[in-house]
RNA sequence: CGAGUCGGACGGGCGAUCGCUGCGGUGCGGGGCAACUCGCCUCGUCCGCAGAGGAAAGUCCGAACUCCGCAGGGCAGCGUGCUGGGUAACGCCCAGGCCCGGAGACGGGACGGAAAGUGCAACAGAGAGCAGACCGCCUGCCGGCGUCGCGCGACGUGCCACCGCGCCGCGCAGCCAAGGCGCCGACGGGUAAGGGUGAAACGGUGCGGUAAGAGCGCACCAGCGCCGGCGGUGACGUCGGCGGCUCGGUAAACCCCACGCGGAGCAAGACCAAAUAGGGGAGCGUUCGAGGCCGGCCCGGCCGAGGCUCCCGGGUAGGUCGCUGGAGGGCGGGCGCAAUCCCGCUCGCAGAGGAAUGAUCGCCGCCCCGCAAGGGGACAGAAUUCGGCUUACGAACGGCUCGGAUG
Numbered sequence: 001c002g003a004g005u006c007g008g009a010c011g012g013g014c015g016a017u018c019g020c021u022g023c024g025g026u027g028c029g030g031g032g033c034a035a036c037u038c039g040c041c042u043c044g045u046c047c048g049c050a051g052a053g054g055a056a057a058g059u060c061c062g063a064a065c066u067c068c069g070c071a072g073g074g075c076a077g078c079g080u081g082c083u084g085g086g087u088a089a090c091g092c093c094c095a096g097g098c099c100c101g102g103a104g105a106c107g108g109g110a111c112g113g114a115a116a117g118u119g120c121a122a123c124a125g126a127g128a129g130c131a132g133a134c135c136g137c138c139u140g141c142c143g144g145c146g147u148c149g150c151g152c153g154a155c156g157u158g159c160c161a162c163c164g165c166g167c168c169g170c171g172c173a174g175c176c177a178a179g180g181c182g183c184c185g186a187c188g189g190g191u192a193a194g195g196g197u198g199a200a201a202c203g204g205u206g207c208g209g210u211a212a213g214a215g216c217g218c219a220c221c222a223g224c225g226c227c228g229g230c231g232g233u234g235a236c237g238u239c240g241g242c243g244g245c246u247c248g249g250u251a252a253a254c255c256c257c258a259c260g261c262g263g264a265g266c267a268a269g270a271c272c273a274a275a276u277a278g279g280g281g282a283g284c285g286u287u288c289g290a291g292g293c294c295g296g297c298c299c300g301g302c303c304g305a306g307g308c309u310c311c312c313g314g315g316u317a318g319g320u321c322g323c324u325g326g327a328g329g330g331c332g333g334g335c336g337c338a339a340u341c342c343c344g345c346u347c348g349c350a351g352a353g354g355a356a357u358g359a360u361c362g363c364c365g366c367c368c369c370g371c372a373a374g375g376g377g378a379c380a381g382a383a384u385u386c387g388g389c390u391u392a393c394g395a396a397c398g399g400c401u402c403g404g405a406u407g
Stems, first nucleotide, its partner, number of pairs: 001403007010394001012364007020051006027045007053379001057390002060388005065265004077261005082096005097111001098109004112256002117254002119250002134195002136191005142185007149172005155166004203221006222246001224243008269321004279312006288306001291303004328347007366377004
């Protein structure tokens, strides 16, 4: 210098003007309540103070808080799943183990069980799960074609012991039918060494073995299981022995194992509380009266819906609380590799309710575009509150790795 990788902070500063929201003020003005006084509520105005984020976002996890439910246990359902630590808790964080990727810094992993059961695997391929015979290799039988007497001994010849070719002798067989060998074709069997297909084809290499082959046998290696020694808190690592020789992949497929989980959410929920309608109770109404009872009728009596007055309780509108002091922020120190925890000092930091936090301007700083004048400045807006994760985004800094050059 180039390429890469990881990390923690940051998300402009100062000021002016006009607005908005909240809080405060024995301030000023208006209205209401209460009035003996002290006062209380509310509106406006003035003054002072404060007023979005690192993600306020997605609403994906975990909690606080609130209400409902709940003897205890189980089923179903959902979630989590290497080890140790941290935490209020977590599916989060830190440290480590193993596996995978990378030359490396470093990154990724739902990382219990596939020798319990069930299922699944496109295309290609003969065959994809107690596998499979397409080509190839070996073999049986049938057919066709070609070829040939068999055995022993002697001689010659070819560089020739075996062996090939030629020729001679003897024995045997045969004389027209069979047999041996070779090639071709059909059918059947064996074979997983070799070829070929595939992401994956039932361990690898070598020797033996076989008709050809094969863990069929053996040696070494890899893998798996069991046992033991050593190191480590542990996951695990390492060394040695034994075993049958090899048991494929997939569980964010069903499933099995272990552990955990009641539901809803601040529109939770609590309090105050109209108007209207309806509910309950007491009293008045005593004829204006429906209806019922006094066994059929009349008189009379009793009960009595409706009516009037008052009281009670529930819900709604509306109002108040919940509502911001918290697993809080900053600085310093300590234990710890770290996450985190502990101690001391210090700070007061939005709480609205269809929802304020805005606009304009001056100076300075940083980055980008432009020769300059000048222009531009990302993602994004609290809604009960915290701890995380994830996603979006700007610019700078630092650690580390690899490569190159120079001294």

This is a predicted structure of a 407-nucleotide RNA (Bacterial RNase P class A) from a Candidatus Polarisedimenticolaceae bacterium. Of the family's consensus pairs, 93% are formed in the model. The organism belongs to Candidatus Polarisedimenticolaceae, within Bacteria. The coordinates come from a structure-prediction model, not an experiment, and the mean pLDDT is 76. It matches the Rfam family "Bacterial RNase P class A". By type it is a ribozyme. It is recorded under the gene name rnpB. The RNAcentral record of the sequence draws on ENA.